RNA sequence: UUAGAGUUUGAUCCUGGCUCAGGAUGAACGCUGGCGGCGUGCAUAACACAUGCAAGUCGAACGGAGAUAUCAUUUUCGAAGCGAUUAGUUUACUAAGAGUGGAGAUGUUGAUAUCUUAGUGGCGAACGGGUGAGUAACACGUAGGGAACCUGCCCGUGCGACCGGGAGAACUUUCGGAAACGGAAGCUGAUACCGGAUAGGGACAGAGACGGCAUCGACUCUGUGUUAAAGGAGCUGAAAGGCUCCGCGCACGGAUGGACCUGCGGUGCAUUAGCUGGUUGGUGAGGUAACGGCCCACCAAGGCGACGAUGCAUAGCCGGCCUGAGAGGGCGGACGGCCACACUGGGACUGAGACACGGCCCAGACUCCUACGGGAGGCAGCAGUAGGGAAUUUUCGUCAAUGGGCGCAAGCCUGAACGAGCAAUGCCGCGUGAACGAGGAAGGUCUUCGGAUCGUAAAGUUCUGUUGAAGGGGAAAAAGAGCGGAGAGAGGAAAUGAACUCCGAUUGAUAUUACCCUUCGAGGAAGUCACGGCUAACUACGUGCCAGCAGCCGCGGUAAUACGUAGGUGGCGAGCGUUAUCCGGAAUGAUUGGGCGUAAAGGGUGCGUAGGCGGCCUGCUAAGUCUGGAGUGAAAGGUACCGGCUCAACCGGUAUAGGCUCUGGAAACUGGCGAGCUAGAGAGCAGGAGAGGGCGGUGGAACUCCAUGUGUAGCGGUAAAAUGCGUAGAUAUAUGGAAGAACACCAGUGGCGAAAGCGGCUCUCUGGUCUGUAACUGACGCUGAGGUUCGAAAGCGUGGGUAGCAAACAGGAUUAGAUACCCUGGUAGUCCACGCCGUAAACGAUGAAUGCUAAGUGUUGGAGGGUGUCCGCCCUUCAGUGCUGCAGCUAACGCAAUAAGCAUUCCGCCUGGGGAGUACGACCGCAAGGUUGAAACUCAAAGGAAUUGACGGGGGCCCGCACAAGCGGUGGAGCAUGUGGUUUAAUUCGAAGCAACGCGAAGAACCUUACCAGGUCUUGACAUCUUCUGACAAUCCUAGAGAUAGGACUUUCCCUUCGGGGACAGAAUGACAGGUGGUGCAUGGUUGUCGUCAGCUCGUGUCGUGAGAUGUUGGGCUAAGUCCCGCAACGAGCGCAACCCUUAUUGUUAGUUGCCAGCAUUAAGUUGGGCACUCUAGCAAGACUGCCGGUGACAAACCGGAGGAAGGUGGGGAGGACGUCAAAUCAUCAUGCCCCUUAUGACCUGGGCUACACACGUGCUACAAUGGACGGUACAACGAGUCGCAAGACCGCGAGGUUUAGCAAAUCUCUUAAAGCCGUUCUCAGUUCGGAUUGUAGGCUGCAACUCGCCUACAUGAAGUCGGAAUCGCUAGUAAUCGCGGAUCAGCAUGCCGCGGUGAAUACGUUCCCGGGCCUUGCACACACCGCCCGUCA
Repeated sequence: UUAGAGUUUGAUCCUGGCUCAGGAUGAACGCUGGCGGCGUGCAUAACACAUGCAAGUCGAACGGAGAUAUCAUUUUCGAAGCGAUUAGUUUACUAAGAGUGGAGAUGUUGAUAUCUUAGUGGCGAACGGGUGAGUAACACGUAGGGAACCUGCCCGUGCGACCGGGAGAACUUUCGGAAACGGAAGCUGAUACCGGAUAGGGACAGAGACGGCAUCGACUCUGUGUUAAAGGAGCUGAAAGGCUCCGCGCACGGAUGGACCUGCGGUGCAUUAGCUGGUUGGUGAGGUAACGGCCCACCAAGGCGACGAUGCAUAGCCGGCCUGAGAGGGCGGACGGCCACACUGGGACUGAGACACGGCCCAGACUCCUACGGGAGGCAGCAGUAGGGAAUUUUCGUCAAUGGGCGCAAGCCUGAACGAGCAAUGCCGCGUGAACGAGGAAGGUCUUCGGAUCGUAAAGUUCUGUUGAAGGGGAAAAAGAGCGGAGAGAGGAAAUGAACUCCGAUUGAUAUUACCCUUCGAGGAAGUCACGGCUAACUACGUGCCAGCAGCCGCGGUAAUACGUAGGUGGCGAGCGUUAUCCGGAAUGAUUGGGCGUAAAGGGUGCGUAGGCGGCCUGCUAAGUCUGGAGUGAAAGGUACCGGCUCAACCGGUAUAGGCUCUGGAAACUGGCGAGCUAGAGAGCAGGAGAGGGCGGUGGAACUCCAUGUGUAGCGGUAAAAUGCGUAGAUAUAUGGAAGAACACCAGUGGCGAAAGCGGCUCUCUGGUCUGUAACUGACGCUGAGGUUCGAAAGCGUGGGUAGCAAACAGGAUUAGAUACCCUGGUAGUCCACGCCGUAAACGAUGAAUGCUAAGUGUUGGAGGGUGUCCGCCCUUCAGUGCUGCAGCUAACGCAAUAAGCAUUCCGCCUGGGGAGUACGACCGCAAGGUUGAAACUCAAAGGAAUUGACGGGGGCCCGCACAAGCGGUGGAGCAUGUGGUUUAAUUCGAAGCAACGCGAAGAACCUUACCAGGUCUUGACAUCUUCUGACAAUCCUAGAGAUAGGACUUUCCCUUCGGGGACAGAAUGACAGGUGGUGCAUGGUUGUCGUCAGCUCGUGUCGUGAGAUGUUGGGCUAAGUCCCGCAACGAGCGCAACCCUUAUUGUUAGUUGCCAGCAUUAAGUUGGGCACUCUAGCAAGACUGCCGGUGACAAACCGGAGGAAGGUGGGGAGGACGUCAAAUCAUCAUGCCCCUUAUGACCUGGGCUACACACGUGCUACAAUGGACGGUACAACGAGUCGCAAGACCGCGAGGUUUAGCAAAUCUCUUAAAGCCGUUCUCAGUUCGGAUUGUAGGCUGCAACUCGCCUACAUGAAGUCGGAAUCGCUAGUAAUCGCGGAUCAGCAUGCCGCGGUGAAUACGUUCCCGGGCCUUGCACACACCGCCCGUCA
C1' cells in the first nucleotide's frame, strides 16, 4: 500500500473491444471576476527585425592632446581710489579732466598640480545571458583509466630580475574617396618588440641502484640549443640610498578548469540483411597539450553483423516532473549539471583558454546606404515590432544587495542580478458579513386549490470591522570596503609599514513598502456548471424525429425529469465549465500478472544448426548467489522531524536511497574444470507382427471395343419424356480376340507409417517398431529460431497411354427464366515416366518431450506363470488402439493415464469487428499463384457456450365437420340488405383477413340526426351560486317556413316562530355551462379472437456459476395436466370435471284458471263431483363404470353384456386459465390532456343518411310434377296483450271498416298452425313454373307517406331451365324442410332472437389440406419465417 461502473442478449455465463468516474498541465477558449503572498509566462516561424541599451576597464605601463588652477614670463586692455587743471553759476555746488593707480580681463611661453582622454600597451572580452536547429554520438548518465596531457588569474616553496638594440602607432605634412576607409613622407615613449649573458628545467646520449602493469616509471651523475619590465607607485632621506606595496621571470608542487580513453545504460522500423578501402592491423615518418589511420608512404587482408551491423525515421541528454499500490508508462517547460548552436556553409588567426552570439576572412541568401565606383549588417542577450498562431508580458527602475570584469584604490561597467509593471496562468490564504428575527410579508414557481416551496431567506432590531477609503506612525533587508581616529603589530639599524582589532561619520532601486494606530460605515465585493443511467441533484411551460442535445448507452414523431426557458435543487467557488495532451482505471502486451479443442491464437510433417534447458556420486574453483567493509551516488527536488514569514503556499536546518565500483568472507544451489556410476539414451544377442516404402513379374471377375454365328424391331433413358442408337440388322445371346484401369468377398473404432497416406498374388532390395535378456558404451539427452526433407487433390511442362468415368462444350428436358439439379453424348484430366507447384475443414480444429495422479470393460501384437487329453480357460506384464467413468480442470459444452488434470523444459502463435490475408515492397514459381504482410477509413459491437420461446416444404404421438364419406347450399338470375367505389351542398360517424361487410342499428318519412343549405340566440336548450321582481304557463288573435315577435285574456303555490324561508318563473351580473370536436397509440369499463384448446403457474426442496431446470418429462389411459404406475421431488393454485339452469323417467305434495277414468248433466269439462290420468310447479329419487365377463402390470382404464326411462361427461345451455393481437370502442357510459366559446355550443324549416356506369359479402324467391292451382280435412309449442290483445255480429272480392262481449290473463284474445292427409286439375312448356317491373283503383298508420312506408284488388308477366374457377354449413331429433311467436315499433322484417311439426344420408380411415396439443431435433430468428439476410441496380 491495490474500489469500480455503463454498453453485445428475450434473459444468462464467458470472451472482447469502446466509454466514464481520478490526478496532472508553460495551456487555450466561453461566462464571470474583490484582495494579498509566492511562482510562472512564444510550446508555432533556429521567421524577419526599426530603435535604445546588454563589455569594458587601467593615466599607479607609455608618448601625446585638451581643460582648469597656481607660480613665473610677456602682449593688449583696464575698474575703484587719488587727482594737476578748466568751465558754469544759485558761491559752495555742478560738469569736464591730463596724469597716477593697478583690482580684474585677455593671449604667448615655461614649470607644477588636478581632471579628461583618441592612440600604443596590459588584462578582460572563451565568463555571465539566450536557444534546442543539429546530434542515436563516448553527445549524455554512471563507474573507472592515464607509466599518454594542458591549465591565465589564485595559493605554497625555492631562485632570480644582468648587458644592449632597432622600430612602428598616436602626432605633423600631404594625396585619394560620396562614404566606409586608405596611401605616401617625417618624428617618438613604454610593463610593446628584439639580441646577448646567467640559472634551473626539458630533449638526446651514457652510467648507477630501485620499482612496476607489457609499452615502461621515478631518482642521482656527466656532455649540446632557449628567460626577465634596470618596471610603476608610495614613504623617507641633503644626496647616495633604504623600505613597503603592486607587477615580472624560471622551476617544483597545490587548487581550479579543461582535453583524451574505456565498461555498462537509455529508440522505432527486418516491408532496412549484409556493411566497410584509410576500411582492420603492422612498420616508419609527420602532426598534436597529449594517445591514436589523426595524416602520409609501404606491407598484410583484415574489421563489423541475427546478442541486429548498415540504412531510414524520430530525438538534445541527465538530476528530475506527472501518474501509478508497486512494477511500470509518459514527459524533459521553470530551477540545476553537461552538450550543441549563434543569418546559412566553410576556414583559420589571436590567446592559458575559441576555431569565438554583440572578433576576423571567404562563399551564399536576404536587408539597408550610395555620387553606381563601392560599402554596411546579423536580437536563439533585455525590452520592443511585423508575421505565424488557439496562445505567451513593459521599448520600466537601480547597481542598494548578491555576483562578475578592470583597477593599488576611489571607482567605472554590468538588460547578470535585485525589484517594480502586465496576465486568475498556477498554488496558497482571506473576504463578500455576524446574532436574533413569522406557523412564515410581498413577489416568483408549482398545485390534488387544501396548500407547498424559495424561506430566517428578506424586511426589521442589535453588533463586528477582516478587507476597503482617508490620515498618522514606521522596521528588517546595511554587511563590508573605503574615509577619519586609536590600539597592537611579523619584519627592519631606523624611518616607513602589509595583514589585524576597536570607535566615529556615511551608503536603499524597491518605497506613498511590510507592519502598527485612529476615523468612516454593512457600507464597494458571486459566479459558474449540472440535474435520464453511469453520477449528487425535479417540476412546469414551449417545441413536436422540427429546432436541437449527446462522453458511452441514447433522447426528440403532442402529456420530453434527456431539446429551449423558468422556478427549485445539487456540486465547486474568485472561479466554474469546455477543448487538447499524458498516466490511471486497462490483468486491454500479463516480470509482478493473460492466453491458444469450440471465443483471436498449435507451424501440414519430420530431420537438424545456433540457442535455451538438462540424471546420480565426489573433489577443486568462486563467475552467478549470499554476507561484512570502503568509495561514489553534486546542489535543488522527494520523504521524516524541527524552525522562520500571523497560518498556508513559500523559505531555512538536520537526517535519509534501491545503482555502479573496489575489497574481505561463505560454498548449499546454478555455472566451470577433473575423476567416477547406470535408472535416461544408444547398442549386442534371441525372437515377433504388419495394406510401411522402391523395382520387376503375374492372375481372375467386370466394363468397353473388334470379328463371326443365331435372331428381329425395337433399344436406351426418365417422375414423365425427348435428344441418342437401330432394318446399312441394334438391344439380347453365343464363341474368339484386343486394350486400359481398378483389385469384390476376406475387412474388423483391425494393422503399418512422421505426416500426406498405404489393400489381388509373387520375386528382390529396404526403413521403422515391439517383446525377452542384461554381455557393452557411460548423459552420448530434450526442444529447436533460421535451414532443410517429405507433402492429398487440382494445376503446369515434355513424352507416352486412354477401357471406364468425366470439368469445359453440344443437344434434350424442367422452368417465368435454368448459363443448374435430370437425360444422351463428350474433350482436357484421371493412368505411366521425368520435372515443377507447396497448398487443404493438411482436423483430434488439441506442438514436442518427461514424470506423477481411482477404477471397469473390449480389441491388436508379444512375453511369463497356473491348469488342462484336444479345443481352451485363469492370473501377471509390456507396447498399441477404443469405450464408460472418479478426483481435478473448464465460460459451458466437455476432457478425464491416448488429459483439455498436477508439474517441468523448449518452440510456434494471439491481442475488438470490417477494410484484408487485400495494397505496396521483397523472396520463390514457366504460369496459376504461394510466403511475408500493412494503412487510411468505418462500426460499438463482432464472437463462444448454454437457456427459454417462436419457427422448419425436421421427426414421433394425438385431436378437431380438418380431410375423407355423405346431405344441402353459395358463386350464374331477379329482388332485399350491408360494404367499397363514384357522385353530391350533404350523401354524418365508426367497424377492415379469419375475428369488418342483414355489423353498432331490437327497426333514418318529421323526430331520431351526429351531416348539408338557409333563418335565428349568446350566462345560453341543460346545472350550481349571487342580486332584484312576482309571476309564468295554458288558451286565443296577427306576422312569419318555423324558431320567434307583438297583442288579447287571465293572474301564483307551499311552510312559517309572521321576521322570513322554499318551489317556480322573469331580468341582471360573472364565475361558468355546452361540444356525437381530437387522441382507443394517454385510460377505466365492456367486448371479440386463438379456444371450452388443455393448458398456465407457485411454495419448499434438489440440480446448475447463471439464465433456468426439476415438479409439468417417462410407461399406459382419457374429452381433459382425466386418472394410475414409475421418478429428487413433495405439495398447492388458476384452468378440466363437478356444483347451477333446462330437457328426458318416476315418486310424493298441491289440485285452479288445468284434467275427466267412473257417476250425473250440457250444444260444449258446460255444470255437480273427483284429483285416478294429462298437465302445472315445489320437494325428492335415479346413473356411480355400481354389477357380470374379457383385455391390461394385480393399477388406471377400455371392450362386451345385464338391469334400467336414461350408460359410460345421457342431450343442450351458462360458465372462457396465464396470456396474444398497442385487436375493437373517447359515438353507450366514465375519464386525463389538447382544442372551440356571438361558436366546433343551442333552436327552427327544408334537404340528406334511401343518390347509381360498377365491384364484393350476407340473405329471400325461384328455375318446377317429391311440383303449381282449387276444394275438403287433422295435429303444436314458445310467447305477447290495458295508450293493449280483441271474440262475436254486420259491411267490403280483399287489405280493412263499424260496433263492443271478454281479458291486467293456465280462465279472455292474438290463434284458422303449415308442411301432412283425402280428392280434382295442369303434363314438361319459359308453362296454370317464376314472380321482378309497371299501370290503375283502394286500405292502414301518422301533423305529414313527393323525395321515402306497409298492405290489398285488378291488369302487366322481366331474368331465370340448377349455375365456371372456387367455396360454405352440418355427425341425430342433427342436416334438410314446414309454419308459429316475440323484441324494436304510430307505421314499416326476406334481418335478429325463440318455438314446435315432419325428419334423413354418411364416417373405410388419418396418407394429404387447415388449425391445435405434447415430446424431440436444428437454428445466424426474439418486432420471433409476414423473421433474418446476400448480390445487382437506382